[in-house]
RNA sequence: GGAGUCGGCUGGACAGUCGCUCCGCCCGGUCUUAAAGGACCGGGGCGGGGAGGAAAGUCCGGGCUCCGCAGGGCAAGGUGCCAGGUAACGCCUGGGGGGCGCGAGCCCACGGAAAGUGCCACAGAAAACAUACCGCCGAUCCCGCUGCUAUCCCUGAACACAUUGGCGAACGCGCUAUAUGAGGUCCCAUCACGAUGUCCUCGCCCGUGUCUCGCCAGUCUGGCCAGGGAUAGCAGCGGGAGGUAAGGGUGAAAAGGUGCGGUAAGAGCGCACCGCGCGGGUGGUAACAUCCGCGGCAGGGCAAACCCCACCUGGAGCAAGACCGAAUAGGGGGGCGAUAGUACGGCCCGUACUGCUCCCGGGUAGGUCGCUAGAGCUGUGCGGCGACGCACAGCCCAGAGGAAUGACUGUCCUCGACAGAACCCGGCUUAUAGGCCGACUCCUUCA
Repeated sequence: GGAGUCGGCUGGACAGUCGCUCCGCCCGGUCUUAAAGGACCGGGGCGGGGAGGAAAGUCCGGGCUCCGCAGGGCAAGGUGCCAGGUAACGCCUGGGGGGCGCGAGCCCACGGAAAGUGCCACAGAAAACAUACCGCCGAUCCCGCUGCUAUCCCUGAACACAUUGGCGAACGCGCUAUAUGAGGUCCCAUCACGAUGUCCUCGCCCGUGUCUCGCCAGUCUGGCCAGGGAUAGCAGCGGGAGGUAAGGGUGAAAAGGUGCGGUAAGAGCGCACCGCGCGGGUGGUAACAUCCGCGGCAGGGCAAACCCCACCUGGAGCAAGACCGAAUAGGGGGGCGAUAGUACGGCCCGUACUGCUCCCGGGUAGGUCGCUAGAGCUGUGCGGCGACGCACAGCCCAGAGGAAUGACUGUCCUCGACAGAACCCGGCUUAUAGGCCGACUCCUUCA
């Protein structure tokens, strides 16, 4: 410097003039009285007082007055955390609890919803004997599909073994029929001694044999592989029975909250802390606070809905009510007088009414009181955190009854809000332009 919170005060000022009302004193007139005195003339003069913090709303409480009342209960209304103040209160003070605010501070009808009844629109599955729209799961049971594994069956190809048949090769044997082939001189024969051969070697053709090999075909067996089928198991997917209330969604409000574990998924299902209920300890007058233990948890909200519990309350109000009290009218009683009139009745008796006077009591007009000295105001001291109480001193501060408090002028200022007594007081609530003071809080800056 800015933004706030709480508390208190004030509510145009001064002067003049003319009015209004109440009180006191004085004076005048009229009436009354012997006088004092009194009444009236809303008579005159002087002096003094003359709206509010809310006088308002008449919401709550009390005084006062009249009526009612043995006591108790019902009904009705009100109040509702605890303690205190008070004449009393639904008020105030202090404290507790809850909520809001960074804070100073502010707000709260703040007993009981496990006594009963009732209500909770719309939305939502469900607004209270719980339930299940989406979602999650589908552990268990059922159905379908897919895959894998195991066993069995069928089919197929290839393979292996065995076997049969065929073909070929190889080898052995035989033959020389088939090229009378090629090479050679160790053996044999001849010799011209180098060569030739009916000799030797190899080969070809043919035949035959082989528990040699290869190929082809068939059959049997075997396992492997491939395909198909059946059964069983496992896994996955889909659907259902079912489980769940974690999550979503609706709502002002949804059957404790958070976390971990747990589970098929979940769940106080288990555990820890918080919450709730019960029991106990400690502190406090109390409301309540706090600590310990136990219980997995009863159970939505609304009582300014009925209701239950506790406490309080008789009704009406100053046009309450009390006193005085005419004129005139009327009431009750006594006395007097003619015993008359009228009505009832055919007549008598009788009854009622009509006169004068005295007494009594009630009411109306009017007047007086209630009516302003009081749970009063101011100051000081003491007690108390405080509301408030006590003591002392001082003060008197509107009191009308068609109902007063106003009008004008001048000066000044910040140019003046809400609003006016009607028996009184204590509160609450509402309305209120502007100004002043005090205490405190938060933010920013400077030293």

Bacterial RNase P class A from a Gammaproteobacteria bacterium, 447 nucleotides, folded computationally. Its mean pLDDT, the model's own confidence on a scale to 100, is 75. Of the family's consensus pairs, 95% are formed in the model. It is recorded under the gene name rnpB. RNAcentral holds the sequence, with entries from ENA. Its Rfam family is "Bacterial RNase P class A". It is annotated as a ribozyme.